[in-house]
RNA sequence: GCCCCAGUAGCUCAAUUGGAAGAGCAGAUCCGUCCUAAGGAUAAGGUUGUAGGUUCAAGUCCUAUCUGGGGUG
Numbered sequence: 001g002c003c004c005c006a007g008u009a010g011c012u013c014a015a016u017u018g019g020a021a022g023a024g025c026a027g028a029u030c031c032g033u034c035c036u037a038a039g040g041a042u043a044a045g046g047u048u049g050u051a052g053g054u055u056c057a058a059g060u061c062c063u064a065u066c067u068g069g070g071g072u073g
Base pairs, nucleotide, nucleotide: 001072002071003070004069005068006067007066010025011024012023013022019056028042029041030040031039049065050064051063052062053061
């Protein structure tokens, strides 16, 4: 240089052939306890790496680019 894969909540990961994002853990509040812990309940948390494009509609398709990993001369 060329090719492939990944990037989604603080972390680890889902999301069916495009119909609009959810779980576990962590954190918060409450219950619980003399106080902690275990256990339970509730709510919150997202410009889907970035920038464009296609589409009525994009995490998903197209282009460029950034980061990480792998392959190859």